[in-house]
């Protein structure tokens, strides 16, 4: 590793030969010239160097790396040591001079000239090569030593007056460095299974510093590879570094090795080393000069610039130190390297003060307002001087004989001055996880690692006080490991969570019984090399400590060599019989294949009897029947399947196997114990079987019966039901290979307590046989111990203890998918991912709540009955409409005659207008003394104005209260919100029989059990029985009202008997009635009977006012439903404060198309009506009830006795009963609506009371779907009376009268209990959920095509280079006397 302006990169004159300028100084004929600079510059020949040092990680998955090894198959310039040398000659050539082309770059032609350049000759210790011999050593074709024959090979000089020095040639040799070779490790992918033709190997050459297919020719046909070849992708490796308790994972920067690269490919030259980062050749891309012809260039060196990104310094300084090249040296070069700049990157050290201070200032915040907190924090007082700041000194680092030398630097360091001076942040604060208040905000704005916060009181958002953590840093974000035993080797699973191949057969491979020997591969254990160096760890040591640096040490679990050990494993060679097979001698089977053969039944065909319906459903139709069905009988065909026997029996490896008969075959069990001897388990791929449906080719086809038709259901029925019906179902051959192919459970071996079936086979006892009974092997079941498990549950058939071997799993969904491969005729089957997208899916069991699940049982729940309502008329509530306002609230059952037990003003809370503003009311402080009352004047009134009036109580006389006023503030005052912040209070399930606690038990636990069960009750009411005993809240009782009796008591109450009166009126009595206070009564107690377990209890008598709870009240468990209520009071918070507050007038809560609810009244003769006439009960009254009397048709009026009430009133009960009319009619039913006149209440009856009278006389003729109450003194039906209330009652809330009917029974509707089931619900079925479509978004796939990249594979063009051939051009050295040779270049190919 994107492209790059600029600058920054050798030396040797002691190897050569040439060799300037400026300046200076002197001469000069003024043209110049000589000395000096200077043998210097700056080229050139030559020598070394440039392959070191620096940078990068592209490429490389092996040509690399690492670690051991090997080279007897090699090389080495410079360095060290040794040994022997250096003779004589020769010919050229740059520079440089002429000339010439060229813009430049550069280049040609002549001419001259030197070497340590170049080339022949000589010599030859030593070296190469060939051949003879001779010895030692080693082993892969060898290696050294001796002797000999023959060919071949060197050399250079320079400095120096010498000495000598530095060089240069040949050999051995060392010391470093290198090349090659070999083993072994070294990502991911099988959706890459084969790949190889120089490709394996031989022989021979060649090339090489050397070994080899490295190259060539021939020759044989290898060579790798599931233990992963080939391909793909992805990466420099490594000491190391980061995590980790360790194994392990992860990573490979700085620093060290090693390799690879130098724009991009290719390629050779030089040279000891290069196929060369700052060298040449050629190809390509890019820039850049040009005069257009042709040239130049490579920062992945240091700086730097642009580009590109979230992001990375200075165009410094200096060779002083270390180091490196040259040079004999001086010395020159050196962006390697030494210092400096920038950046909190990072790791370490220091500092921002210390110590005293409480009026606990003042400010901030919060507050219960009282305080608290910030907080000894400041402020103030006393001190200190790090560092930074001036100012003086001032280094080590220097080491080279002395002597000179410092980029860093006036820097480290040392003093001295001044002065608390100059010097704190960031994140956080619901939990996890350490820190808490306030105010704004209101599913908004926002926050968030995971769970999640926010919908008006947010510790979770923003700010702000306060805390908390870390501190020159703090958060954040990305990565890594860890925690995750969460890919598990150490250390995991697979019956239901994810997972056992549908099943066998079996090669490779994994694993294997007893026993001797022997070997030592594996193990074990010594010993030696190695494992650089830093680095981790351990001592010591230098920087004022650390960080960081030096020493020394140990460590480095590896490899290799080698001595031992021989237990197990292997591996070789021997025995053995307990595994495992074979023989023999048995039964048992629906195991398999093939062939016959059978009877019952369906159907269809003939034919007979026979007549109308057959079928077929919940109920019907489509159907089939008068052309004669269904029904029945004879007779026939013809395909399937075999009924009882039949069994958690039996055979099979699984799929599957069932009517008899043969015939062919496969396993497995028993015995026996002759024979073979480990021959055995298990299995990737591999082959083979495989249910149903399906598919091909032929055949059959009676039943059934996908598709289709047609009836039926139904909102629709492409579905259940019905009537038809085709492929198929059956056979033959061939195919497909999947199923909840399951015991959801791989196989194999061992071992671990019983107990009870049952199939087969054996022993044994029985005198023989049978049965029965023990024992025993093999199968198939159920229960269970021990153990295991999350639990359910398995439990000698294990899911229990071990071991061997296979297979499979790794949140959910996309996905039993898709590509891609294989299989197939298809259909499809195997193998099998991503993107995305969720925070979960899942399993097993618990309490609940629910089931159109299942038992049992209550309830006016149904049913069986009576009356109603729903239709009308009015009343009265609601909703909806409308209004200035129609005040507010309650909205299934549990709102709607409810808050309201009384809306004409007040009420009141609403509108509308007209006033008040400390205030209608409460505290407090101040003045004042009133005030109350009474006049007038405005005014709708509140009020407002003027007048006149002047007090009460105490007193210690100073005041004080009470009132009233005026005044300023704190406050007051809100029927203004929020009942989802709240208390209280209420409703409702439900007066239903439930609800829970202790301690024990049991379960890893949510939980259980108790309280379940067997009876029984209204009852968790009793009894029994039981790991459960025992309690509490509720049930029941206790309380009160009624029914009986008794005791006491006798007025206003009663009157049997006495007198008496109109009259219990009076006199007298208290027996009775009653009346109110206290007893008593009832308990299944009784007996006598049954039922029941002998109990509880039930049933039935009996006595008894009353009988099985007597009847009715009152009394409502732990919860539910964020029920209702902030407008009954309390009350947090918000929110108005000349108004949302407070006063007053008028008006509204009363409207009115409408639509619900609850009720009066009726529709009439069981009635209506008029007349007589009877008989209660609780209750009210002095602001009151009101009697008799009078007056009025009457409501009611006058008057008032009486009564503070068992005394007087209200008060006349009413249906009732006795008699008259009325006679079925919109009426003598029935009474709205109207008018007119009246009463009464009250300040006032107009919106808007109630009541009377006359007169008017609507709807209504018993009420659709649907609903309501109600079981005995009940319904129903009459009337009375009370609260509220000035008046006003069809509502309420008592009161007594007259008094029925019905209940077989618990299928069913609705509610409720208990037990049990199922569950994917837990806001609990008003629940969860599933699919399509609408619309947005995200992420993928297809899409006419169009385009990049890799990678094969095919085919064409090829440059430089390097080998050959050529080589008629050219040509110095050697040879020849010469010609020319020999030798080389250019060129050509």
């Nucleotide at each position: 590793a994107g492209a790059c302006a600029u600058g920054c990169a050798g030396u040797c004159g002691a190897a050569c030969g040439a060799g300037a300028a400026a300046g200076a100084u002197c001469c000069u004929u003024c043209g110049g010239g000589a000395u000096u600079a200077a043998g210097u510059a700056a080229a050139g020949u030559g020598g070394c160097g440039c392959a070191c040092g620096g940078g990068u990680g592209a490429g490389u998955a092996a040509u690399a790396c690492u670690u051991a090894g090997g080279u007897a198959a090699c090389g080495u310039a410079c360095c060290u040591u040794c040994u022997c040398g250096c003779u004589g000659g020769g010919g050229a050539u740059a520079a440089c001079g002429a000339g010439g082309c060229g813009a430049a770059a550069g280049c040609c032609u002549c001419g001259c000239u030197a070497a340590u350049a170049c080339c022949g000759a000589a010599u030859g210790a030593c070296c190469c090569g060939a051949g003879a011999g001779a010895g030692a050593c080693c082993c892969u074709g060898g290696u050294c030593u001796c002797c000999u024959u023959c060919g071949g090979g060197a050399a250079a000089g320079c400095c120096g007056u010498a000495a000598g020095g530095c060089g240069c040639g040949a050999a051995a040799a060392g010391a470093g460095c290198g090349g090659c070779c070999u083993a072994a490790g070294u990502c991911c992918u099988a959706u890459u299974a084969g790949c190889u033709a120089g490709u394996u190997g031989g022989u021979a050459g060649g090339g090489u510093a050397a070994u080899g297919g490295c190259c060539u020719a021939c020759c044989a046909a290898g060579g790798c590879a599931u233990c992963g070849a080939u391909g793909g992708g992805u990466a420099a490796c490594u000491g190391g570094u980061c995590u980790g308790a360790g194994a392990g994972g992860a990573u490979g920067a700085u620093c060290a090795g090693u390799c690879a690269c130098a724009c991009u490919g290719g390629a050779a030259c030089u040279g000891g080393a290069a196929c060369a980062c700052g060298g040449u050749c050629c190809a390509g891309a890019c820039u850049c000069c040009u005069a257009c012809g042709g040239g130049a260039g490579g920062c992945a060196g240091c700086a730097g610039u642009u580009a590109g990104g979230a992001a990375u310094u200075u165009u410094g300084c200096g060779c002083a130190a270390u180091g490196g090249g040259c040079g004999a040296a001086a010395g020159c070069c050196u962006g390697a390297c030494g210092c400096a700049g920038c950046a909190a990157c990072g790791c370490c050290g220091c500092g921002u003060g210390a110590g005293g201070g409480a009026a606990g200032a003042a400010g901030g915040c919060c507050u219960u307002c009282g305080g608290g907190u910030u907080g000894u924090a400041a402020a103030c007082c006393u001190c200190u001087u790090u560092u930074a700041g001036c100012a003086a000194g001032g280094a080590c680092g220097a080491a080279c004989a002395c002597a000179a030398u410092g980029a860093c630097g006036g820097u480290a360091c040392u003093u001295g001055c001044a002065g608390a001076a100059a010097a704190a942040g960031c994140a956080c604060c619901g939990g996890c996880u350490a820190a808490c208040u306030a105010c704004g905000u209101g599913c908004c704005a926002g926050c968030a690692g995971c769970c999640g916060c926010g919908g008006u009181a947010a510790u979770a958002c923003g700010u702000a006080g306060g805390g908390u953590g870390c501190a020159a840093g703090c958060g954040u974000u990305a990565u890594u490991c860890g925690g995750a035993u969460u890919u598990a080797u150490u250390g995991g699973g697979c019956g239901u969570a994810a997972a056992g191949c549908g099943c066998a057969u079996g090669c490779a491979g994994g694993c294997g019984g007893u026993u001797u020997g022997a070997u030592u591969a594996g193990u074990c254990u010594g010993a030696u090399g190695u494992g650089a160096a830093a680095g981790c760890c351990c001592u010591c040591g230098a920087c004022u400590c650390a960080a960081u640096c030096g020493a020394g040490g140990a460590a480095g679990u590896g490899c290799a060599u080698u001595g031992g050990a021989u237990a197990c494993u292997g591996u070789c060679a021997g025995a053995c019989u307990a595994g495992a097979g074979u023989g023999c001698a048995g039964g048992a089977g629906g195991g398999g294949u093939g062939a016959g053969c059978g009877g019952a039944a369906u159907u269809c065909c003939a034919g007979g009897u026979g007549u109308a319906g057959a079928g077929g459903u919940g109920a019907a139709a489509u159907u089939c029947g008068u052309a004669g069905a269904u029904a029945u009988c004879u007779g026939g065909a013809g395909g399937a399947a075999c009924a009882a026997c039949a069994g958690c029996g039996g055979c099979g490896a699984a799929g599957g196997c069932g009517g008899c008969u043969c015939a062919c075959u496969g396993g497995a069990c028993u015995g026996u114990a002759a024979c073979u001897g480990a021959c055995g388990c298990u299995c990737a791929g591999a082959u083979g079987c495989g249910a149903c449906a399906g598919u091909g080719u032929g055949g059959g086809g009676a039943g059934c019966g996908a598709a289709c038709a047609g009836g039926a259901u139904u909102a629709g029925a492409u579905a259940c039901c019905c009537u038809g019906g085709u492929a198929g179902u059956c056979c033959a051959c061939a195919c497909c290979g999947u199923a909840a192919a399951c015991g959801a459970u791989g196989g194999g071996u061992a071992c671990u307590a019983g107990a009870u079936g049952u199939c087969g086979g054996g022993a044994g006892u029985u005198c023989u046989u049978a049965c029965c009974c023990u024992c025993u092997c093999g199968g198939u079941g159920u229960c269970g111990u021990a153990g295991c498990u999350a639990a359910c549950g398995c439990g000698c058939u294990a899911a229990g203890u071990a071991c061997c071997c296979c297979g499979c799993c790794u949140g959910g969904g996309g996905a039993c998918u898709a590509c891609g491969g294989u299989c197939g005729c298809a259909a499809g089957a195997u193998u099998a991912a991503a993107a995305c997208u969720c925070a979960a899916a899942g399993a097993a069991a618990u309490u609940g709540a629910c089931g159109g699940g299942g038992g049992c049982c209550c309830g006016c729940a149904c049913a069986a009955g009576c009356g109603g309502u729903g239709g009308a008329u009015u009343a009265u509530g609601u909703g909806g409409u409308u209004u200035a306002a129609u005040u507010c609230g309650a909205u299934g059952c549990a709102a709607c005659g409810c808050g309201a037990a009384a809306u004409a003003c007040c009420u009141u809370a609403c509108c509308u207008g007209g006033g008040c503003u400390u205030g209608a009311c409460a505290u407090c402080c101040c003045g004042u003394g009133c005030a109350a009352c009474c006049u007038g004047g405005u005014g709708a009134a509140a009020g407002u104005c003027a007048g006149g009036g002047u007090u009460c109580c105490c007193u210690u006389c100073g005041g004080g209260g009470a009132c009233a006023u005026g005044g300023a503030g704190a406050c007051a005052g809100g029927u203004g919100c929020u009942g989802c912040a709240u208390g209280g209070c209420u409703g409702u399930c439900g007066u239903c029989a439930g609800c829970u606690c202790g301690u024990g038990u049991c379960g890893u636990g949510a939980g259980a059990u108790g309280u379940u069960g067997g009876g029984u009750u209204a009852a968790g009411u009793c009894c029994c029985g039981c790991a459960a005993c025992g309690a509490g809240c509720g049930c029941a009782a206790c309380c009160c009202u009624u029914g009986c009796c008794g005791u006491u008591a006798g007025u206003u109450g009663c009157c049997a008997g006495c007198a008496u009166u109109a009259a219990g009126u009076u006199g007298g009595g208290c027996a009775c009635u009653c009346u109110a206070a206290c007893g008593g009564g009832a308990c299944c107690g009784c007996u006598u009977g049954c039922c029941g377990a002998u109990a509880a209890g039930g049933c039935a008598g009996a006595g008894g006012a009353a009988g099985g709870c007597a009847a009715g009240g009152a009394u409502g468990a732990c919860g539910u439903c964020a029920a209702g209520u902030c407008c009954g009071c309390a009350u947090g918070g918000c929110c108005c404060u000349u108004a949302c507050g407070c006063c007053c007038a008028g008006g509204g809560c009363a409207a009115c198309a409408c639509a619900c609810g609850u009720a009066a009244u009726a529709c009439a003769a069981u009635g209506g009506u008029c007349a007589a006439c009877a008989c209660a009960g609780a209750g009210c009254g002095u602001c009151g009830c009101a009697a008799g009397a009078c007056c009025g048709u009457g409501a009611g009026g006058u008057g008032g006795a009486g009564c503070u009430a068992a005394u007087c009133g209200c008060a006349c009960a009413a249906a009732g009963u006795u008699g008259g009319c009325c006679u079925c009619a919109g009426u003598u039913c029935g009474g709205a609506u109207u008018g007119u006149a009246g009463u009464c209440u009250g300040c006032a009856a107009c919106u808007c009371g109630a009541c009377u009278a006359c007169a008017u006389g609507a709807a209504g003729c018993u009420g659709g779907a649907a609903u309501c109450g109600c079981u005995a003194g009940u319904a129903a039906u009459c009337g009375c009376g009370g609260a509220u209330c000035a008046g006003c009652a069809u509502g309420c809330c008592g009161c007594g009268g007259u008094g029925a009917a019905u209940a077989c029974g618990u299928u069913c509707c609705c509610g409720g209990g208990c037990c049990u089931u199922g569950u994917a619900c837990a806001c609990a079925c008003c629940g969860c959920c599933c699919g399509u479509c609408a619309c947005g978004c995200c992420a993928u796939g297809g899409g006419a095509g169009c385009u990049g990249g890799u990678a094969u594979u095919c085919c064409u063009u090829g440059a430089a280079a390097a080998g050959g051939c050529u080589g008629a051009g050219c040509u110095a050295a050697c040879c020849g006397a010469a010609a020319g040779g020999g030798g080389g270049c250019a060129g050509g190919u």
Predicted 3D model of a 1389-nucleotide RNA (small-subunit ribosomal RNA) from an uncultured prokaryote. The RNAcentral record of the sequence draws on Greengenes.